[in-house]
RNA sequence: GCCUCGGUGGCUCAGUGGUAGAGCGCGCCCUUGGUAAGGGCGAGGUCGCGGGUUCAACCCCCGCCCGAGGCU
Repeated sequence: GCCUCGGUGGCUCAGUGGUAGAGCGCGCCCUUGGUAAGGGCGAGGUCGCGGGUUCAACCCCCGCCCGAGGCU
C1' cells in the first nucleotide's frame, strides 16, 4: 500500500429503508425473621466522524478515523 470483517446504553451483542432492543450490570419496590433466588417498575444510546441518495437512513453510496485478521 491492497483486501476482508467489525465500531449500536457501563459490558457482551441483536437490529438488511418507516419512532433504537435483549441479556448481564445499575437504581427503586414486592416477597423473607434476614440473605440468596424470583417478580415488577425505572434510568441510561445525538447508532465512530463528515458528506451524499431518499418523503424517510443504524441500514444504501463516498471519504476519513479506530480495532481485528490476511496479502505483498
Overview
A computed fold for a 72-nucleotide RNA from candidate division MSBL1 archaeon SCGC-AAA259I14, annotated as transfer RNA. The organism belongs to candidate division MSBL1, within Archaea. It matches the Rfam family "tRNA". The family's RNA type in Rfam is transfer RNA. The prediction has a mean pLDDT of 82.